[in-house]
RNA sequence: AGUUUGAUCAUGGCUCAGAUUGAACGCUGGCGGCAGGCUUAACACAUGCAAGUCGGGCGGAAACGAUGGAAGCUUGCUUCCAGGCGUCGAGCGGCGGACGGGUGAGUAAUGCAUAGGAAUCUGCCCAGUAGUGGGGGACAACUUGGGGAAACGCAAGCUAAUACCGCAUACGCCCUACGGGGGAAAGCGGGGGAUCUUCGGACCUCGCGCUAUUAGAUGAGCCUGCGUAAGAUUAGCUAGUUGGUGAGGUAAAGGCUCACCAAGGCGACGAUCUUUAGCUGGUCUGAGAGGAUGAUCAGCCACACUGGGACUGAGACACGGCCCAGACUCCUACGGGAGGCAGCAGUGGGGAAUAUUGGACAAUGGGCGAAAGCCUGAUCCAGCAAUACCGCGUGAGUGAUGAAGGCCCUAGGGUUGUAAACCUCUUUCAGUUGGUAAGAAACGCAGAGUGUUAAUACCACUCUGUACUGACGUUACCAACACAAGAAGCACCGGCUAACUCCGUGCCAGCAGCCGCGGUAAUACGGAGGGUGCAAGCGUUAAUCGGAAUUACUGGGCGUAAAGCGCGCGUAGGCGGCUUGGUCAGUCGGAUGUGAAAGCCCCGGGCUUAACCUGGGAAUUGCAUUCGAUACUGCCCAGCUAGAGUAUGGGAGAGGGAAGUGGAAUUCCCGGUGUAGCGGUGAAAUGCGUAGAUAUCGGGAGGAACACCAGUGGCGAAGGCGGCUUCCUGGACCGAUACUGACGCUGAGGCGCGAAAGCGUGGGGAGCAAACAGGAUUAGAUACCCUGGUAGUCCACGCCGUAAACGAUGGGCACUAGGUGUUGGGGGUAAUUAAACCUUCAGUGUCGCAGCUAACGCGUUAAGUUCUCCGCCUGGGGAGUACGCCGGCAACGGUAAAACUCAAAGGAAUUGACGGGGACCCGCACAAGCGGUGGAGCAUGUGGUUUAAUUCGAUGCAACGCGAAGAACCUUACCUGCCCUUGACAUACUCGGAACUUUCCAGAGAUGGAUUGGUGCCUUCGGGAAUCGAGAUACAGGUGCUGCAUGGCUGUCGUCAGCUCGUGUCGUGAGAUGUUGGGUUAAGUCCCGCAACGAGCGCAACCCCUGCUUUUAGUUGCCAGCAGUUCGGCUGGGCACUCUAGGGGGACUGCCGGUGACAAACCGGAGGAAGGUGGGGAUGACGUCAAGUCAUCAUGGCCCUUAUGGGCAGGGCUACACACGUGCUACAAUGGCCGGUACAGAGGGUUGCCAACCCGCGAGGGGGAGCUAAUCCCAGAAAACCGGUCGUAGUCCGGAUCGGAGUCUGCAACUCGACUCCGUGAAGUCGGAAUCGCUAGUAAUCGCGGAUCAGCAUGCCGCGGUGAAUACGUUCCCGGGCCUUGUACACACCGCCCGUCACACCAUGGGAGUGGGCUGCACCAGAAGUAGGUAGCUUAACCUUCGGGAGGGCGCUUACCACGGUGUGGUUCAUGACUGGGGUGAAGUCGUAACAAGGUAGCCGUAGGGGAACCUGCGGCUGGAUCACCUCCU
Repeated sequence: AGUUUGAUCAUGGCUCAGAUUGAACGCUGGCGGCAGGCUUAACACAUGCAAGUCGGGCGGAAACGAUGGAAGCUUGCUUCCAGGCGUCGAGCGGCGGACGGGUGAGUAAUGCAUAGGAAUCUGCCCAGUAGUGGGGGACAACUUGGGGAAACGCAAGCUAAUACCGCAUACGCCCUACGGGGGAAAGCGGGGGAUCUUCGGACCUCGCGCUAUUAGAUGAGCCUGCGUAAGAUUAGCUAGUUGGUGAGGUAAAGGCUCACCAAGGCGACGAUCUUUAGCUGGUCUGAGAGGAUGAUCAGCCACACUGGGACUGAGACACGGCCCAGACUCCUACGGGAGGCAGCAGUGGGGAAUAUUGGACAAUGGGCGAAAGCCUGAUCCAGCAAUACCGCGUGAGUGAUGAAGGCCCUAGGGUUGUAAACCUCUUUCAGUUGGUAAGAAACGCAGAGUGUUAAUACCACUCUGUACUGACGUUACCAACACAAGAAGCACCGGCUAACUCCGUGCCAGCAGCCGCGGUAAUACGGAGGGUGCAAGCGUUAAUCGGAAUUACUGGGCGUAAAGCGCGCGUAGGCGGCUUGGUCAGUCGGAUGUGAAAGCCCCGGGCUUAACCUGGGAAUUGCAUUCGAUACUGCCCAGCUAGAGUAUGGGAGAGGGAAGUGGAAUUCCCGGUGUAGCGGUGAAAUGCGUAGAUAUCGGGAGGAACACCAGUGGCGAAGGCGGCUUCCUGGACCGAUACUGACGCUGAGGCGCGAAAGCGUGGGGAGCAAACAGGAUUAGAUACCCUGGUAGUCCACGCCGUAAACGAUGGGCACUAGGUGUUGGGGGUAAUUAAACCUUCAGUGUCGCAGCUAACGCGUUAAGUUCUCCGCCUGGGGAGUACGCCGGCAACGGUAAAACUCAAAGGAAUUGACGGGGACCCGCACAAGCGGUGGAGCAUGUGGUUUAAUUCGAUGCAACGCGAAGAACCUUACCUGCCCUUGACAUACUCGGAACUUUCCAGAGAUGGAUUGGUGCCUUCGGGAAUCGAGAUACAGGUGCUGCAUGGCUGUCGUCAGCUCGUGUCGUGAGAUGUUGGGUUAAGUCCCGCAACGAGCGCAACCCCUGCUUUUAGUUGCCAGCAGUUCGGCUGGGCACUCUAGGGGGACUGCCGGUGACAAACCGGAGGAAGGUGGGGAUGACGUCAAGUCAUCAUGGCCCUUAUGGGCAGGGCUACACACGUGCUACAAUGGCCGGUACAGAGGGUUGCCAACCCGCGAGGGGGAGCUAAUCCCAGAAAACCGGUCGUAGUCCGGAUCGGAGUCUGCAACUCGACUCCGUGAAGUCGGAAUCGCUAGUAAUCGCGGAUCAGCAUGCCGCGGUGAAUACGUUCCCGGGCCUUGUACACACCGCCCGUCACACCAUGGGAGUGGGCUGCACCAGAAGUAGGUAGCUUAACCUUCGGGAGGGCGCUUACCACGGUGUGGUUCAUGACUGGGGUGAAGUCGUAACAAGGUAGCCGUAGGGGAACCUGCGGCUGGAUCACCUCCU
């Protein structure tokens, strides 16, 4: 930083960005430097090498060489001789094989780290002292014999030594009883003047060695303090165990071992057991503290096939030594033997994975040697792999026509991009050629000199000189040459996170670290172009730290997010009042030692730089010793009274236990009165009752609980406690004094108390009541409701030990504003009581400042500010579950995981939406009325069905007389058939022709063929315009798909009163305020108030029609008065009236009274044509429904292109068992029929309306006047009114249906038009459940007109005539508005969500058992070896009296003991028929438990029941809505 939400804050987990690695994998790969390279099988190993050396210790001479000699001859070869020489196999002997090198199995302490200690040893080395005399006997090699396949033995014989053994000597050394006693040695080499000689030497000297001993250095052994992983679901462990005495043993202290004695020792500060692990310097990370780690390098330890054992030695219980046992491998002649790469290479195997069977001892170092030297897979180098780090290069400059190509595109252009090409320049690296450092200095050799000496030997040192020594190495480095020539990839581009477009795909293929992308326009998949990042690398995976304050020491929390034990008493522990003195353990300071080197850091130096190497410093925060300081803490002594406690005097109290007792009520029993019901519910039924209930009166029995008082009143630690009386008893509070003198607080374990339910035993049982039964309800009802009813509820005793055991708030002390109630005490004021007021202590409520809190809220009763002690938390689920253990009679309780799975789960608050929540208000919403629909017939639309097709769309309100203001053809989109293919239509090109028109033939027609007439218009004379035909190509065309890609238009909520903004203010924030409140309105209309003040879109008004009036105008309208008249405003005339259509006026709560708050407004009234928006229309806020429409139109994308396009004919859209919607006509007398009479408005009319008149019963026909319309026509309005008739009937109602005859329109009425006449005369007698419209000129009823249209109207849109009833009212239904409340909803209740069952997969528990690992105890057994013993056998050195002895060896035996075996336990892993629950899955089944009062409030504990969620009983909680009362505050 991302991710829980619609948004917010906080909690909380998950994830990412960083650094790192002994890494691996994918793609790619130029060079060099430097470093590292089996993390896995401590698995098995072929082959070679890794430890030898010394001839100046010895006997010697197998091999090689030189030399000399001999023999043979092919005269330079072979053989032989000579240890005389260089040398040297094997052997004896010495030193070294205990170092170096490897590995990390074991080991939680016999280890390591750090600081100390005393009871020790120490080869080679250094220093010192003393010595190095004289003898003896063997055994290898070798020779011989014989055994064996081999390995290798055996026997006999010879021989040397620095091998072995005595003797002598003993300063120092060791032992001691202090008298004494004991114990060594070896020679070798060089040189030599005297002297001697057996001629070998003796002797002297130098060097090396040897012996004894002291001291040092180095190395090693032992002991102690402190530190050093996890688990308590490991709590007790221990018999040599702990100590003592004595002895043995060791180099050395020590139960190290043994005998005896004592009974100790360790452990909650974690013994024992189990699991894991080499430890450290350091390394990685981190600001640090920490966390993780222990490759390379360095120190220590352990191991060397597994286990055991000792020998030798200075040093081992020994990687390349020995013995034994075991497993494995190999050889074998089957009798026996051999071996140990966790040395360097290498092989197989394992694995994601880790190199060459290389060179050299040139350097450094080691072993041996006097040395030369030899050996050295230590080491130095090289090889392999980009494994890591570091450096360099892959060119530089110039270059716009912004080339070509690619990609995109709004078609203009943009981008790749100065990038390329072109031109100029350079040559690092790689390549070729040549030159050429350093790593090398010693030892050695020669010469000279000094010292030593008798010595010019020897030896040591110095100087000079010479020579020689390089694996790496074709080295580093330098120079020359030639050519830009040979050298760039990888990942990413939705957000985090730098970087965007096109195409393909279409919840497919795929991506993904988290959130999440993909269902036809994907910046998220795949490809491409472009871009970004890093770069010889880049990504991925794995792992560690960080971010993560997400285990919080630094540095977190616990009212509601996870988290305070149900409550107390108290042990250990932790913490602790005031004062004096002492001490100096903690604490603080100084000094000293140590804290290895390397590494890190700083300053220098060396490689061209860097990595790397190197010098110095700092640091190493630690430990130890020592000296000081003494405030604080601790400890010791002494004191004090403020904490705590005791005594004394009071009053309060449902505090606890026991015994007794009282009245009311329920039930039951007995008796009386009395009669048909009672009871119960929403309504009922089961039940009780004529065998007398219920009701009522009297009497009795029994159990349980205690009305009123009663109160956020009291008491108690909590659970909890309520009639009254008595007895016993605990605690708190207040007052005043006295006393003790820190006696205190908390409290792991431990102990006790602990509601309800439940359990055991024995009682009791009135009411209530799990289970159970019945009745209802219901789709079902294992429930809610009703009638019954058993455990239980009660008592005694004993268990259980849990609750929403809650203030969801552990205990204690102190401090920090107040206001106001209340309970129990004390004091004061006033002249007293009552009361009041002031004050104080203790409790208990409420509001509130500061402060705190994520917010809600808390707020002297803290969740504020500090201290102290305890408990608890660390994502959700799995799970408070499994296993184990403890407790319990049981139920069950306590303690308490993991696998697996998810990216959330959860808190508080906000805005909405919703509620079978609340308050207020409105609407033909209900109610009050009037008329309908639903029943009939018909019309029309839809569904369904049918069909070749019945084209398509619209589908709750808001589709269904809707698109369609009018389907016979056309329309027409559908079906069948026949045709056309640049097309019926548009633009562009070429060619030709005017256009056009007549007639005929074929065909259903489209179409095809033939044919006739016709040459037009303009002109600048070039041509042009229009039109037709043909051709070719771009293209046309599509009522094909997507209304979920869209525009536009429309419906709906709704003509509902709402929807927002700016600034300010409040809030961490989402947001709030304004817009809420009090009134009022049709209205967010207006007024008042108010942290708001203003504003916008809506409302209203402005517009149109209508109602009154005025003015202007007067034809086609009108006619009061005048005149004429054919009697018709017909004419003259007039414009008064009606009317027409322009402009004005009028209505504004303006006026009066009342109400209201002096407002807004409302009620009533006057005047007025009209009165409170007069009536009607147009006008539709922000938005909602992915609402409707791609078939009005437009349009993106996709699809078709001799067809999904176009043309034609016929058919279909008109079908018909059925269902629904909307209508018309009716069922009749308020009516039908017949006759007569009267009164409209608004419209339409030239391919039109059509008069008069004639014909027809009629539809209509003929006719032709008038009218482009205030003139003429459609055009008779009808209901109404007057008169007559019908008389309640399927009718003189009703008209469907059918037959016949016609009219009109039209190319054409068959499918499939309307109308007329004659005849026919169906259903239907007012319509079930249900449902619709309407509040006034409205409903109802009556006719008229228009659009569409050739014709077709019961539909639609208009017009006028006649003309009602009712509204008490807002309880209820529906819809809406505002406020408030709850919420687990936000796709917003058509929401969310629980459990069983079924299926699939996954991990896990139990499980008769089974198979392994580790281990305890008991016993058997006992190899090799060591120690002890020793009858047997045997024996060179010494002693001997020569017999033997001492001593040794072999053998036997005892003790200890490895492997092994038997039995019985513990623990752990794997597996197991079957089985239990859990988790996850797409749309499965059953219900609907929870969230709103979730429709029975929910939840907790417990018990019973039930397919399941769950239900019921008992007790508890509010984390329950609503209403009322009480109390408190303002």

Predicted 3D model of a 1530-nucleotide RNA (small-subunit ribosomal RNA) from an uncultured prokaryote. It matches the Rfam family "Bacterial small subunit ribosomal RNA". Its family is annotated with structural constituent of ribosome and ribosome in the Gene Ontology. The sequence is in RNAcentral, with records from ENA. The prediction has a mean pLDDT of 84.